[in-house]
RNA sequence: GGAGUAGGGCAAAUGAUCGCUGGUUCCGCUUCGGCGGGACGGGAGGAAAGUCCGGGCUCCGCAGGGCAGGGUGCUGGGUAAUACCCAGUCUCGGUGACGAGCAGGAAAGCGCAACAGAAAGCAAACCGCCCCGCUUUCGGCGGGGUAAGGGUGAAACGGUGAGGUAAGAGCUCACCAGUCCCGGUGGUGACAUCGGGAGCUAGGCAAGCCCCACCCGGAGCAAGACCGAAUAGGAGAGCGCUCAAGGGCGGCCCGUCCGAGCUCUCGGGUAGGUUGCUUGAGCCCGCUGGCAACAACGGGCCUAGAGGAAUGAUCAUUGCCUCUCGUGCGAUGCAAAUCGUGACGGGAGGAACAGAACCCGGCUUAUGACCUGCUCCAGAU
Numbered sequence: 001g002g003a004g005u006a007g008g009g010c011a012a013a014u015g016a017u018c019g020c021u022g023g024u025u026c027c028g029c030u031u032c033g034g035c036g037g038g039a040c041g042g043g044a045g046g047a048a049a050g051u052c053c054g055g056g057c058u059c060c061g062c063a064g065g066g067c068a069g070g071g072u073g074c075u076g077g078g079u080a081a082u083a084c085c086c087a088g089u090c091u092c093g094g095u096g097a098c099g100a101g102c103a104g105g106a107a108a109g110c111g112c113a114a115c116a117g118a119a120a121g122c123a124a125a126c127c128g129c130c131c132c133g134c135u136u137u138c139g140g141c142g143g144g145g146u147a148a149g150g151g152u153g154a155a156a157c158g159g160u161g162a163g164g165u166a167a168g169a170g171c172u173c174a175c176c177a178g179u180c181c182c183g184g185u186g187g188u189g190a191c192a193u194c195g196g197g198a199g200c201u202a203g204g205c206a207a208g209c210c211c212c213a214c215c216c217g218g219a220g221c222a223a224g225a226c227c228g229a230a231u232a233g234g235a236g237a238g239c240g241c242u243c244a245a246g247g248g249c250g251g252c253c254c255g256u257c258c259g260a261g262c263u264c265u266c267g268g269g270u271a272g273g274u275u276g277c278u279u280g281a282g283c284c285c286g287c288u289g290g291c292a293a294c295a296a297c298g299g300g301c302c303u304a305g306a307g308g309a310a311u312g313a314u315c316a317u318u319g320c321c322u323c324u325c326g327u328g329c330g331a332u333g334c335a336a337a338u339c340g341u342g343a344c345g346g347g348a349g350g351a352a353c354a355g356a357a358c359c360c361g362g363c364u365u366a367u368g369a370c371c372u373g374c375u376c377c378a379g380a381u
Base pairs, nucleotide, nucleotide: 001377002376003375004374005373006372007371008370010368012318013317014316015315016314017313018312020043021042023040024039025038026037027036028035029034045353049364050363052362053361054360055359056358057220058219059218060217069216070215071214072213073212074088075087076086077085078084089103090101091100092099093098104211105210109209110208111205112204126150127149128146129145130144131143132142133141134140135139158176159175160174161173162172163171179198180197181196182195183194184193185192186191224275225274226273227272234266235265236264237263238262239261246258247257248256249255282301283300284299285298286297288295289294320350321349322348323347324346325345326344327343328341329340330339331338332337
């Protein structure tokens, strides 16, 4: 210098002006419900997103057990909980730093395997090899043996050597590999390692059904709680139905017209309003335990709460990045010039993804620039 790998925090800063939202406080008005104005504090995120998991909270359901259905699936730990996190085991990928895993059971049972191939699951005879018989005899036909060789396939029932045989074959033996059983050692454990035995049987898919172990009630802040009109309808009481209650003719009396309903109370629901609402498995610092995730203890802090939905805009200065010009410095060169740059100055441009809606813990996806550790390759000293 190039290529990679793991991790970390940040999400430009400061000021001015003009706004928006909610809080406290003061003043004014008020029909006492609020309204207007001033001052001072607060005001999005690392993902607020997708809504994929897990909890809190709320209402409904629930003696207990079982079936069905769904989920999880190496081991140990963390946690309120998890499908998350940490540490490890095994397998796989990478030269490496490191990464990935949809990691229980295939000797409980069922099922599946395209194409190719003779044969695809208590194996199988296409070619080849060997034996026998027949025959028209350098050949052909038939019967049998053979999985050592060839060929097909993702996969063909251990490998090498020797013995053995008609030719062969774990048929036998030695060594190696694998499986199962027994035992020793290390580890909490997954597992690792060593020894002995059986013995070549028992290939793959469980993300096909299934089996085993463990877990799981439903709906969600539009949950739920409180207040509660107008109109219509319900219940009750009172008055009245031509000897007429009540209503219109601006207040009262008379008059006149209409006239079978009118008035009060109660309860339910709707519109609307209030609440739930942000102090919480909270954040920061220190210390202790632990490899770590995390936990205990001590101290400090309060950090949006809107409701069609505020959190913004403009300007200035500084910082960052990119491009470019000049100066300086360095290299090459006789020179002109060319190339480079952890320096200085000027100019132009750029700054991503994205917007809380009951609250947390995760995962996933989107996205900008920066910093640090480590690995591999190349070069110089």
Predicted 3D model of a 381-nucleotide RNA (Bacterial RNase P class A) from a Deltaproteobacteria bacterium.
Its mean pLDDT, the model's own confidence on a scale to 100, is 77.
Its Rfam family is "Bacterial RNase P class A". Rfam classes the family as a ribozyme.
It was read from a public genome assembly, where an Rfam model found it.